Predicted 3D model of a 416-nucleotide RNA (Bacterial RNase P class A) from a Chitinophagaceae bacterium.
[in-house]
RNA sequence: GCUACAGGCCGGGUCAUCGCAUUCCGUUUCGGCGGAAGGAGGAAAGUCCGGACAGCACAGAGCCAUGCACCGGUGAACAGCCGGGUUCCGUGGUGAAAACCUGGGUAACAUACAGUGCCACAGAAAAUAACUGCCGAUGCCGUAGUUAUGGUGAGGGGUGGGGUAAACCUGCCUUCGCCAAGGCUACGGCAGGUAAAGAUGAAAACGUGAGGUAAGAGCUCACGGCUUUUGAUGGUAACAUCAUUGGCGGGUAAACCUUGCAUGCUGAAAUGCCGCAUAUAGUACCGUUUUGAGGGCGGCUCGUCCAAGGUACUGGGUAGGCAGAUUGAUCCCGGUCAGUAAUGGUCGGGGCAGAUAAAUGAUGACCGCCCGGUGCAAGCCGGGAACAGGAUCCGGCUUACAGGCCUGUAGCUUUU
Numbered sequence: 001g002c003u004a005c006a007g008g009c010c011g012g013g014u015c016a017u018c019g020c021a022u023u024c025c026g027u028u029u030c031g032g033c034g035g036a037a038g039g040a041g042g043a044a045a046g047u048c049c050g051g052a053c054a055g056c057a058c059a060g061a062g063c064c065a066u067g068c069a070c071c072g073g074u075g076a077a078c079a080g081c082c083g084g085g086u087u088c089c090g091u092g093g094u095g096a097a098a099a100c101c102u103g104g105g106u107a108a109c110a111u112a113c114a115g116u117g118c119c120a121c122a123g124a125a126a127a128u129a130a131c132u133g134c135c136g137a138u139g140c141c142g143u144a145g146u147u148a149u150g151g152u153g154a155g156g157g158g159u160g161g162g163g164u165a166a167a168c169c170u171g172c173c174u175u176c177g178c179c180a181a182g183g184c185u186a187c188g189g190c191a192g193g194u195a196a197a198g199a200u201g202a203a204a205a206c207g208u209g210a211g212g213u214a215a216g217a218g219c220u221c222a223c224g225g226c227u228u229u230u231g232a233u234g235g236u237a238a239c240a241u242c243a244u245u246g247g248c249g250g251g252u253a254a255a256c257c258u259u260g261c262a263u264g265c266u267g268a269a270a271u272g273c274c275g276c277a278u279a280u281a282g283u284a285c286c287g288u289u290u291u292g293a294g295g296g297c298g299g300c301u302c303g304u305c306c307a308a309g310g311u312a313c314u315g316g317g318u319a320g321g322c323a324g325a326u327u328g329a330u331c332c333c334g335g336u337c338a339g340u341a342a343u344g345g346u347c348g349g350g351g352c353a354g355a356u357a358a359a360u361g362a363u364g365a366c367c368g369c370c371c372g373g374u375g376c377a378a379g380c381c382g383g384g385a386a387c388a389g390g391a392u393c394c395g396g397c398u399u400a401c402a403g404g405c406c407u408g409u410a411g412c413u414u415u416u
């Protein structure tokens, strides 16, 4: 120097002319006229939170509804802000990994073993998961081999008895074939087992290693992670560390729910007052002699008290003024004190519109800024300038914004 991110700031200036509503002064023929003064924003916006202020209350009960949700501080208050804790995500380091440490960012951050629901697409499966793969221990079926037993055979061999001998009859041994129901082994199939590996996903059933097993698995063990109980230590606390004990069956509560705490409603067209006007007008409905409309601080139900009027529409009248209301938990600058900070105290200086159908504007010149053309340059010519505008006030948040400035961090680059 450039780029990215984070935080903060500025958001044209001077002059002239014409114009706008308000206030004050002067003047007036009361119609006005003249002069002076101050006259939008960082968001005046969205109306999302929190308050101030105002009105509404002569019992209550139940159910519903709404908001908030780690701890401490700040403050009038808050879902804001500050600090801390925890979770998650990047950077760098260590490690085989899970994880731990460092320094940033992030989160509406109570509860997911009370119950119910949901988890797009993809995927076999989104909660008690089997698609591929591994196994097939156990059980069943088939094939092949092998083995013992039983049966059987007019088979082969040996041997004994009957028979003079042969034939024949018969017993035993051995071998072979066949049959039966089995055992064992191998292979194939089925049932089944398995969450180690693959593929899907934001998320897949604690991580790594070893043992174990048919194969596997916190199934067991070692180390590590998360978590429940109890205790100790540190801290105001959230919480952290250590020990102990039991466990590890996902996520989602900005799904219903549960737990704890809190919450009245309406909003300046609130509301108070003065003045003017007037018709106890008309129509419809509800109600009043207990069959009672309606009212008594969100809704519904019950109860209780009051209760004679109430609601809607049509028509008529008046549509003027004052307060609320603009100086206040005030804002800005500088110093100082307390505090890590937010913030608060104190001293000095400066600033702060107030309209009511709603004023705060327009034009021109010069200067400044940006873009384009031209030019070596100075300059010249042409064009452009965002988001947006008070309406009772204040503290926050969120959103919009042309262009520019400052600070910090990271990366790249140049010079010394």
Base pairs, nucleotide, nucleotide: 001412002411003410004409005408006407007406008405009404010403012367013366014365015364016363017362018361020039022037023036024035025034026033027032041387045398046397048396049395050394051393052392053267054266055265056264060302061301062300063299064298065263066262067261068260069259070084071083072082073081074080085109086107088105089104092101093100094099110258115256116255117252118251119250131198132197133194134193135192138191139190140189141188142187143186144185145184146183147182149180150179151178152177153176155175156174157173158172159171160170161169162168206224207223208222209221210220211219225248226247227246230243231242232241233240234239271323272322273321274320281314282313283312284311285310286309294306295305296304330351331350332349333348334347335346336345337344338343369384370383371382372381373380374379
Its Rfam family is "Bacterial RNase P class A". Rfam classes the family as a ribozyme. Gene Ontology terms of the family: ribonuclease P activity, tRNA processing and dimeric ribonuclease P complex. The organism belongs to Chitinophagaceae, within Bacteria. A source record names the gene rnpB.